[in-house]
RNA sequence: UGAUCCUGCCGGACCCGACUGCUAUCGGAGUGGGACUAAGCCAUGCGAGUCGAACGCCUCCAGACCAUGUUGGAGACGUGGCGUACGGCUCAGUAACACGUAGUCAACCUAACCUGGAGACGCGGACAACCCCGGGAAACUGGGACUAAUCCGCGAUAGACCAAGACAUCUGGAAGGAGUCUUGAUCCAAAGGGAUGUGUGAGCAUGUUUACACAUUCGCUUCAGGAUGGGACUGCGGCCGAUCAGGUUGUUGGCGGGGUAAUGGCCCACCAAGCCUAUAACCGGUACGGGCUUUGAGAGAAGGAGCCCGGAGAUGGACACUGAGACAAGGGUCCAGGUCCUACGGGGCGCAGCAGGCGCGAAACCUUCGCAAUAUGCGAAAGCAUGACGAGGCUACUCCGAGUGCCCUUCGCUAAGAAGGGCUUUUCCCAGGCGUAAAUAACCUGGGGAAUAAGGGGAGGGCAAGUCUGGUGUCAGCCGCCGCGGUAAUACCAGCUCCUCGAGUGGUCGGGACGAUUAUUGGGCCUAAAGCAUCCGUAGCCUGCUCCGUAGGUCUUCUGUUAAAUCCAACGGCUCAACCGUUGGGCCGCAGGAGAUACCACGGGGCUAGGAGGCGGGGGAGGCCGACGGUACUCCAUGGGUAGGGGUAAAAUCCUCUGAUCCAUGGAAGACCACCAGUGGCGUAGGCGGUCGGGCCAGAACGCGCUCGACGGUGAGGGAUGAAAGCUGGGGGAGCGAACCCGGAUUAGAUACCCGGGUAGUCCCAGCUGUAAACGAUGCGGGCUAGGUGAUGGAGCGGCUACGAGCCGCUCCGGUGCCGCAGGGAAGCCGUUAAGCCCGCCGCCUGGGGAGUACGGUCGCAAGACUGAAACUUAAAGGAAUUGGCGGGGGAGCACCACAAGGGGUGAAGCCUGCGGUUCAAUUGGAGUCAACGCCGGGAACCUUACCGGGAGCGACAGCAGGAUGAAGGCCAGGCUGAAGACUUUACCAGACGAGCUGAGAGGAGGUGCAUGGCCGUCGCCAGCUCGUGCCGUGAGGCGUCCUGUUAAGUCAGGCAACGAGCGAGACCCCCACUAGUAAUUGCUACCAUCAUCCGAAAGGGUGGCGGGGCUAGUUACUGGGACUGCCGUCGCUAAGACGGAGGAAGGAGGGGGCCACGGCAGGUCAGUAUGCCCCGAAACUCCCGGGCCACACGCGGGCUGCAAUGGUAGGGACAAUGGGUUCCGAACUCGAAAGAGGAAGGCAAUCCCCAAACCCUACCCCAGUUGUGACUGAGGGCUGCAACCCGCCCUCACGAAUCUGGAAUCCCUAGUAACCGCGUGUCACCACCGCGCGGUGAAUACGUCCCUGCUCCUGCACACACCG
Repeated sequence: UGAUCCUGCCGGACCCGACUGCUAUCGGAGUGGGACUAAGCCAUGCGAGUCGAACGCCUCCAGACCAUGUUGGAGACGUGGCGUACGGCUCAGUAACACGUAGUCAACCUAACCUGGAGACGCGGACAACCCCGGGAAACUGGGACUAAUCCGCGAUAGACCAAGACAUCUGGAAGGAGUCUUGAUCCAAAGGGAUGUGUGAGCAUGUUUACACAUUCGCUUCAGGAUGGGACUGCGGCCGAUCAGGUUGUUGGCGGGGUAAUGGCCCACCAAGCCUAUAACCGGUACGGGCUUUGAGAGAAGGAGCCCGGAGAUGGACACUGAGACAAGGGUCCAGGUCCUACGGGGCGCAGCAGGCGCGAAACCUUCGCAAUAUGCGAAAGCAUGACGAGGCUACUCCGAGUGCCCUUCGCUAAGAAGGGCUUUUCCCAGGCGUAAAUAACCUGGGGAAUAAGGGGAGGGCAAGUCUGGUGUCAGCCGCCGCGGUAAUACCAGCUCCUCGAGUGGUCGGGACGAUUAUUGGGCCUAAAGCAUCCGUAGCCUGCUCCGUAGGUCUUCUGUUAAAUCCAACGGCUCAACCGUUGGGCCGCAGGAGAUACCACGGGGCUAGGAGGCGGGGGAGGCCGACGGUACUCCAUGGGUAGGGGUAAAAUCCUCUGAUCCAUGGAAGACCACCAGUGGCGUAGGCGGUCGGGCCAGAACGCGCUCGACGGUGAGGGAUGAAAGCUGGGGGAGCGAACCCGGAUUAGAUACCCGGGUAGUCCCAGCUGUAAACGAUGCGGGCUAGGUGAUGGAGCGGCUACGAGCCGCUCCGGUGCCGCAGGGAAGCCGUUAAGCCCGCCGCCUGGGGAGUACGGUCGCAAGACUGAAACUUAAAGGAAUUGGCGGGGGAGCACCACAAGGGGUGAAGCCUGCGGUUCAAUUGGAGUCAACGCCGGGAACCUUACCGGGAGCGACAGCAGGAUGAAGGCCAGGCUGAAGACUUUACCAGACGAGCUGAGAGGAGGUGCAUGGCCGUCGCCAGCUCGUGCCGUGAGGCGUCCUGUUAAGUCAGGCAACGAGCGAGACCCCCACUAGUAAUUGCUACCAUCAUCCGAAAGGGUGGCGGGGCUAGUUACUGGGACUGCCGUCGCUAAGACGGAGGAAGGAGGGGGCCACGGCAGGUCAGUAUGCCCCGAAACUCCCGGGCCACACGCGGGCUGCAAUGGUAGGGACAAUGGGUUCCGAACUCGAAAGAGGAAGGCAAUCCCCAAACCCUACCCCAGUUGUGACUGAGGGCUGCAACCCGCCCUCACGAAUCUGGAAUCCCUAGUAACCGCGUGUCACCACCGCGCGGUGAAUACGUCCCUGCUCCUGCACACACCG
């Protein structure tokens, strides 16, 4: 998608992350928890100090001392030293040597630390604190005076460093390095301090200080080395955009300087003009990088917050100082913005540290405890400090583990569950220990008690689990996608039941996988998206055979590295696990060493199969130029000639008596090149067609024992060529011929199709454009893989020869067609001219639409071309094939619901009837092309009856209320009413139920024919519809069922991958036509007898009846026969069969009917019955009366009667069949003008009854609105019925309308038919112009066709609710 195969995308299932809804018992672990948005802003507290064993000074406390002592502690201020460049936070910037990895520094630094060597001489000075005096609101700050040091300075010594020269020194791959010596220049140390101990002196009460020596120790200076930490440089690696293609002026390099720890345009002056870039510079966007993380079989894709390594930043930006180290998060200066204080003069601050607040948001914790552990800073140490860190609190954020009980009995549908009894205690609660810096937990012990603990999502499909109940009714809603919902919803909202996962479970967003829908592994491009219009060619990529070499790729092996964490494995520790530890592996990478050389690469040598060249004779609409020619058209001239010509489906515009068209002759001009001509030729493609044995140019094929020697293939960019149309300039212009160009037609209109004119253009030259369904919708080159058959160019060979460049044949090469094997393909198809199997290179595609659009760029005179998106929207769009349906495409066959040839109608009129419309209280409802409309058997007076008006009646059963204090019912009278004990008032009778409420019923011609059964109509007066097996196709499906002939027929025959079979057709059944047998009452009767009547003179005859006899004819009704293309001829295939003939009652299906396939239509019917659901339920049920279905400005269908003379009227005369009959048919007879009335025989029926008209004969009418017609109306009668007013039928008289053959259109019919004529019957009390039957009279035309309308088979389709698409 109706179904199929393919292409292709969309959605779902799975894993991970963040947020969120509902829900929630417990424990463990975590390098989870303001990353995503606002590197937004911050109140408050804390986060970096320490050292008295460097120093000054002050305060306090305790203690000691005329010396055996001169000490100890706490604190403030300051100088000084070290630290504050770490640790902690964040990810804004950064596409970069920022990071990763591997290296380099022969271009560098390094405090504290370690090792080693050598040292510390002499002299001097200042500034804080403190004191005094000021300024200021504050922050803070100025002046004066004093003072110590491990503070600062000067000189020396040691030393460092620079330049030049020398060296036979050292390291190294290499000296520019190091070292030694000489000379010169420059710079230039130190704290001999502190502590302790010992010893020797001096001083000490408003005091308590100090000198020296020795030892130990901490320090100080310098040099060298190490370690650590940094700095700089380099190779390689890792995002997107070409709608960013050129960028750059300190730019690139050099000489010389400056600067730095150090190289360098890092900076400066001068000189040169370079440097980078398609292997992507420059520009733009995005982004900290890595270890790793998620996912995936992998390759990959996506991420990189948290942990580790590196970088960067500290409100934004800039700058330096100090220092070993910073251009410094809790240091400084400046600018900007924010904020705070202010006395308006001026000042302060910076949570991307830990907590915490605001804001932002879908989104994220306590302003906790402790330095006990780890670690860092300072210190000799004790120690001090640390929001680093450790510990707790909150949070289902993640992972892991456990539980919410178990057993028995009874009840219960075995289930759910309930009751009773028993067991256990993980959890929970209580108590005690242990644990910890202190606690909380965990853990251990004891006690209590099944106690304290289950939800989320789903149940139409995908997808596991309901076609259960109620509600809703395209509403409310659901839904990732498909899709549910329009009154029976397995899909919405609920209930019940079920499924799934489970302390979780769903949703949203993002990522991965699914996706071989980005294809390296691993896709495609004829028609699905996709081959550039064609060729040349740059870079790139790829590249024939062979030998030698090298060893870059490649392979083997070794070394170093690839931090830890992560990952894998084993073992181990928490009761297990998560988690953690140990060991091993791995981390796919990089660098170096050694080796191998098949392949690739590179260098060298050789070869000839690729390629190129040369030579040869041929072929060709190959290109450019030139010359020449031909017919036609048009125009002009002349002559002839006369009324039209032209054009179309038909016309008109148009031309023409000023002489057209036509004919002849001559001339001019432009364009073109019939026949030959061919799925023939040539060309890269576009394209190329008169002739030339004219000129020039080019390429392809063939042949050659020729030459070169891989020179080749493809080809991003680039270049050239490129139909038609178009543009610019100039010519030319016969014909043709765009243009809302002019007219004529057509048409509703006709900006079209058709016709008459006609400009640009078409033609030539020069230039531009650069596109086409530029197609083989098929890129180029090479190799390989069956053939057959054509035409074509060349070569070779053979045969023939009329010797021609001849004819025929074979082989090879080139191009060009058709068929076809293998193979391929979704199929159609392709198939040595591949779309097969391989190699090389290029271009292009990634659902449909938006859209080849917009913006930008390039090109162009313009038109436009090339390049080429997104927002948004959508679940498909698409290819090939299949079955149907369809067509105002093509072919074959068929039908009086097709035509033709005919006959008769309808359509005009009046009436009848149905429908619509309108009206109405109601005009009940249904049916709507054929296939509704004299249909619902539907001819309705009441009934029917469903409609309208009015009146009345009816609730089985259950519950509640009522009722012997009297229910329902009945009834006199009054009222009410059209009328009525229906209701009401008041009495009375009577005696058990009751309709007041709630349910529930009966009934419903109330709804749904789109919920149904059944029945019917119709396709279909058709000839189709299928099955089994087999075969073909990936499949839907096909073959069979096709083709040829034939038939009424898919009827039959022959052919055929079909062979058979079934339902239809046919056969069969009924009637009619012929005939035989059987049978005989109520039928018939040639016979006999008789009666009546008529004719007749009679004989006799006709008709009717009765009796007898009979069953021959006929009739009735049962069983048979008969017809089969059987026979003959012709045609056909020797068939099927067709045509003609004979015989026959009937001839090719004898005539008519019944039956009528698989199925379709949402065909019709709920109003015949049945029936689901819904509805009404005291009314939508039931009954009664009256009305309506019958209305009437109008429209339609079907009929009847006519319009007349083939007739009408009057009179007379003749012949049927089918049928019906007991509430019925009703005779004879009588009455009546008739309708009819009276009457009653017979009949339950071959017995009785009801029964013809057209026709024939005679007469009149004489073509007229009539002696046609008979509507309408009046009067009088009759019948049916309870009842004919609305609203019946009949009779008689009177009245006497339209109508004089019916436009467009349309219906039926092929023989006992059409047409005409009547009869019966159904319905039915009465009423037929209706339906169904019956007989009577009785034609015309065709023996064909597919033109119209349809049906059946082969081809087209973007239709499948199927062209009313």

The RNA shown here (small-subunit ribosomal RNA) has 1365 nucleotides and comes from an uncultured archaeon. The coordinates come from a structure-prediction model, not an experiment, and the mean pLDDT is 81.